Predicted 3D model of a 347-nucleotide part of an RNA (small-subunit ribosomal RNA, central domain) from an uncultured bacterium. The full RNA is in RNAcentral, with records from ENA. The coordinates come from a structure-prediction model, not an experiment, and the mean pLDDT is 87.
Context: one part of a larger RNA
RNA sequence: UUGGGUUUAAAGGGUGCGUAGGCGGCUGUUUAAGUUAUAGGUGAAAUCUCGCGGCUCAACCGUGAAAUUGCCUGUGAUACUGGACGGCUAGCAAUUAGACGCGGUAGGCGGAAUGUGUGGUGUAGCGGUGAAAUGCUUAGAUAUCACACAGAACACCGAUUGCGAAGGCAGCUUACCAAUCUAUAUUUGGACGCUGAGGCACGAAAGCGUGGGUAGCAAACAGGAUUAGAUACCCUGGUAGUCCACGCAGUAAACGAUGAUAACUCGUUGUCGGCGAUAUACCGUCGGUGACCAAGCGAAAGCGAUAAGUUAUCCACCUGGGGAGUACGUUCGCAAGAAUGAAACUC
Repeated sequence: UUGGGUUUAAAGGGUGCGUAGGCGGCUGUUUAAGUUAUAGGUGAAAUCUCGCGGCUCAACCGUGAAAUUGCCUGUGAUACUGGACGGCUAGCAAUUAGACGCGGUAGGCGGAAUGUGUGGUGUAGCGGUGAAAUGCUUAGAUAUCACACAGAACACCGAUUGCGAAGGCAGCUUACCAAUCUAUAUUUGGACGCUGAGGCACGAAAGCGUGGGUAGCAAACAGGAUUAGAUACCCUGGUAGUCCACGCAGUAAACGAUGAUAACUCGUUGUCGGCGAUAUACCGUCGGUGACCAAGCGAAAGCGAUAAGUUAUCCACCUGGGGAGUACGUUCGCAAGAAUGAAACUC
């Protein structure tokens, strides 16, 4: 390279938008670039292959053919692909009406709990554990009542639910923004589409910078236990951090370990949002979200219209284990580090 693969064996990019590129609906006319037919030119010789011949054979040599799968030119063909010019409506987008949700951003408000402060009641313990001790407490703790303040998170509802591209999103409410779905609707544009190397944007937690905030929790740290030891597990404390604003960072078992889009393929059963469609019953239909299965697939586990089935297009990635996601170089970063990413050697 051909070929084979990527749920779990190596392998799907964390996610989206999108540039180049690749691929692309129905139909008419035209063109003839790709494609195809034919003719001509060229494609050095040697070599290779085949026929015949010469050295006694062979190697070797001679001779003829073929091959040289290519390129150029002329003349035709026009199904498909491409170019040009038209038409269409099934894809796509828009319109109208209705609907939907923990989707996003900003503001306001609420109650429970916790902690602290002040005051009251009250008196000797509280707390903690397997058992203890450190710790708190007669300067009045723990408990209990009232008031006040603070920060963080939102019990029940809550679901096998919903929304979002992913990360993720949950008290109530207001404003703004965006997405999605449905319709015997209504017109409109008329292929405007799919994918997407680079690129740009978003991206949990931890971490970093500046400034705030700090109730609870809690790396580090200190003390008490346990133990042979105990740099742990248990206990008492406790700082970064966790929270907010603005920047940086750019990684996760960023998982459905399953890229995106489109088409096709037996049924059963739940559930969410619409519509037919009136009546809540029952049924149909579109879009989601679950369970079980036919065919088929799979090494099996299993998947099975939300495919891992049958196909098409585009992208990403894999090629024995270790060395190693290391070294070196480069790019990015304040740093931590991230991205790209080998080899020797060894089994």